[in-house]
RNA sequence: GCCGACAUAGCUCAACGGCAGAGCGGUGCUUUCGUAAAGCACAGGUUGUGGGUUCAAAUCCCACUGUCGGCU
Numbered sequence: 001g002c003c004g005a006c007a008u009a010g011c012u013c014a015a016c017g018g019c020a021g022a023g024c025g026g027u028g029c030u031u032u033c034g035u036a037a038a039g040c041a042c043a044g045g046u047u048g049u050g051g052g053u054u055c056a057a058a059u060c061c062c063a064c065u066g067u068c069g070g071c072u
Stems, first nucleotide, its partner, number of pairs: 001071007010024004018055001026042005048064005
């Protein structure tokens, strides 16, 4: 230099173009003499950045940035 994949909650990952979710973690409550475990509830997201298409974009298109892999 060229090609490809990936980027979503603190972490690991989901999500036919139509309300962004789960597990773990966090906080509170219940339970216990107390802790852990268990149960219930809550909080936590400009879906990497900037544009485009569309009535509507995490999703489709383009550019850029970053990570990983391959080729030279």
Molecule: transfer RNA
Organism: Planctomycetota bacterium